[in-house]
Context: one part of a larger RNA
C1' cells in the first nucleotide's frame, strides 16, 4: 500500500417506552344563549338563567372539609328527601316569579400543600443493565437535583425544650369471613276406548315447603327442562388478614403530661368605582370586562347606604376525598290489571331496508303449509308453462300464490221474473227451501214377559247302524 473491524463526523431507514385527535352523550360540569308564548295589545318582565349551538368527564359528575349559619344554654364538611312556603323578598308591585336558616331524615370521613436551617453532612427520584418470590422487591452505573428532592409542621394548630407513661412491624394462605360463578332426581309414561298422534275421556295409583312457567304429534303435577327445599351442600377462582404458622425488633417510631421560650398561614388578589349580566336579594345576590388597588393586633362576614365604637363568628385569595342523589344512551337481569300485526316503536319480516327528493330531509308495505316435507316418485299429452293420471298426508276442500278464508267485485251452473227503471210499503194466492209434528215399513242394540221350537249336554229304550224316542 490493501482487506476486514474498532473508532471520529454527518444523513438515511427501523423502532422500545409515552401522548393525542374521533365517536357516543340518558344523568353531570363549564360557555354560549334566543324567540314563539304570557300579559287577552306591548317595549321592563315572562317563557328562561330555558331550547338549538360549542367545549369537557364519569360510572356517576358536581360539590365538600367554613373568609359557613347564627344571635342560642348556640350549631358544626358536602349531598340528596320532607317541612319551612307558594312564605320573606322581588315585579308596568301588573301578568306572574320566588329562597334561605331552624327541624325531621337518608348516608356519614376525614385531609395535605405553598410558608421554617436536615445543615455535624439530600437524607429523594427518574432511566439502562443484572437479578428476584414482577401492579413490585433488590443490586450497580449514570443521570435529575442546593434558582431544594425527601423528613417534619397546616390553624382544630405546631415547632421547640423538660420529664416520664403507655402502643408497635413484615411474610404465608392451614383455617376463617366476604364477593363472583359452576353443580345438585319428589312422584305413571300402567289398563281400556277414540285419534294421525293421547298431553282426552273411562279405570286404578303416587308426590306434593314442588298443582310456577315452558317443550313434548289435542287441555301433561307425575315424559323432558324447571319449579320446591335454599341465607342449603360441593366444586373453582378472587379479596381480606381475624385465629394459626413463619420472621424481625432499634439506643426506631406514635400517643399523652409540664414550660417567663417561638408561632412563619396563599396579590393585580382582597377592596373600591363603573359597565354588563344574573339573582327573591332590594343605596347593588353572585359573575364578568374595566379603571383604582389594600393591609398584618390584619383580612372578611354579621340581609338598609355613610361615621364613631363594641360585640359576635370564621381565616379568602392552593389542593384531595367515598356514601347517601341523577341517569329516554350502554350493559346484565327480573316482572307486567300494558299492546296484541291499521294495535304496539317507523320497523313481530334481508327496516331506518325498499322508495322519494339536488339537498336539508322524508320514509313505507309486508307475520301463520304441515305433528314431520313427508314439498307430489313414476306413467302419459305438451317445446314449455301447465294438464290428466297415480303417490303422501288426519285433511292438498293444507301444494311454498300455502291455517280458517267474511264483504263488495268477476265467471260459470241452476231456479225465477221481464208494458208503466229497479227499489219501498200494505195484502192474497202459489213455488220451492227449512224446522216441528203426524202416518206406513225396516234394521240395529238392550231389558222385561210369553211360548215352545231349534241347538249343545246328560241319560232310557228301540233299531234296517243310521236315525227316532224318553
Nucleotide at each position: 500500500g490493501g482487506u476486514u473491524g474498532a473508532c471520529c463526523u454527518c444523513g438515511g431507514a427501523u423502532c422500545a417506552g409515552g401522548u393525542a385527535g374521533g365517536a357516543a352523550u340518558a344523568c353531570c360540569c363549564g360557555c354560549u344563549g334566543a324567540a314563539c308564548u304570557u300579559a287577552a295589545g306591548c317595549a321592563u318582565a315572562u317563557c328562561a338563567a330555558u331550547a338549538a349551538g360549542c367545549g369537557g368527564a364519569g360510572g356517576a359528575a358536581a360539590a365538600g372539609a367554613a373568609a359557613c349559619c347564627a344571635a342560642c344554654a348556640g350549631g358544626g364538611a358536602u349531598u340528596g328527601c320532607c317541612u319551612u312556603a307558594g312564605u320573606a323578598a322581588c315585579g308596568g308591585c301588573g301578568a306572574g316569579u320566588g329562597a334561605a336558616g331552624c327541624g325531621g331524615c337518608a348516608a356519614c370521613a376525614g385531609c395535605u400543600c405553598a410558608a421554617a436551617u436536615u445543615u455535624g453532612a439530600a437524607a429523594u427520584c427518574u432511566g439502562g443493565c443484572c437479578u428476584c418470590u414482577u401492579u413490585g422487591g433488590g443490586g450497580u452505573c449514570c443521570g435529575a437535583g442546593u434558582u431544594g428532592u425527601a423528613a417534619u409542621u397546616u390553624g382544630g394548630a405546631g415547632a421547640g425544650g423538660a420529664u416520664g407513661u403507655u402502643u408497635c412491624g413484615g411474610g404465608u394462605a392451614c383455617g376463617g369471613u366476604c364477593c363472583g360463578g359452576g353443580c345438585u332426581u319428589a312422584a305413571a309414561u300402567u289398563u281400556c276406548u277414540u285419534g294421525g298422534a293421547a298431553c282426552a275421556g273411562a279405570a286404578u295409583g303416587u308426590c306434593a315447603c314442588g298443582g310456577a312457567g315452558g317443550g313434548u304429534g289435542a287441555g301433561a303435577a307425575u315424559c323432558c327442562c324447571g319449579u320446591c327445599u335454599g341465607g342449603a351442600g360441593u366444586c373453582c377462582g378472587g379479596a381480606c388478614a381475624c385465629g394459626g404458622c413463619c420472621u424481625a425488633u432499634g439506643u426506631g417510631a406514635a400517643a399523652c403530661u409540664c414550660c417567663u421560650u417561638c408561632g412563619a398561614c396563599g396579590a393585580g388578589u382582597c377592596g373600591a368605582g363603573u359597565u354588563g349580566u344574573u339573582u327573591g336579594g332590594g343605596a347593588a345576590u353572585g359573575c364578568a370586562g374595566c379603571u383604582c388597588u389594600a393591609a398584618a393586633u390584619g383580612g372578611g362576614u354579621g340581609g338598609u347606604a355613610a361615621a364613631u365604637u363594641u360585640c359576635a363568628u370564621c381565616u379568602a385569595a392552593a389542593g384531595c376525598u367515598a356514601a347517601a342523589u341523577a341517569u329516554u344512551g350502554g350493559c346484565c337481569a327480573g316482572a307486567g290489571a300494558c299492546c296484541g300485526a291499521u294495535a304496539g316503536c317507523g320497523c313481530a319480516c334481508a327496516a331506518g331496508u325498499a322508495g322519494a327528493g339536488u339537498g336539508a330531509u322524508c320514509g313505507a308495505a309486508a307475520g301463520a303449509u304441515g305433528a314431520a316435507a313427508a314439498g307430489c316418485a313414476c306413467u302419459u299429452u305438451g317445446a314449455a308453462a301447465a294438464g290428466a293420471g297415480a303417490g303422501u298426508u288426519a285433511a292438498a276442500a293444507a301444494g311454498u300464490a300455502c291455517g280458517u278464508g267474511a264483504a263488495a267485485u268477476u265467471g260459470u251452473u241452476g231456479a225465477a221474473a221481464g208494458g208503466g227503471a229497479a227499489g219501498c210499503g200494505c195484502u192474497g194466492g202459489c213455488a220451492a227451501c227449512c224446522a216441528g209434528a203426524c202416518u206406513u215399513g225396516c234394521g240395529c242394540g238392550u231389558c222385561g214377559g210369553g211360548g215352545u221350537u231349534c241347538c249343545c249336554c246328560c241319560u232310557u229304550g228301540c233299531u234296517u247302524c243310521u236315525g227316532c224316542c224318553u
This is a predicted structure of a 470-nucleotide part of an RNA (large-subunit ribosomal RNA, domain I) from Chaetothyriales sp. MP-2014. The RNAcentral record of the full RNA draws on SILVA. The organism belongs to Chaetothyriales, within Eukaryota. Its Rfam family is "Eukaryotic large subunit ribosomal RNA". Rfam 15.1 lists 107,465 matches to the family in 2,616 species. Its family is annotated with structural constituent of ribosome and ribosome in the Gene Ontology.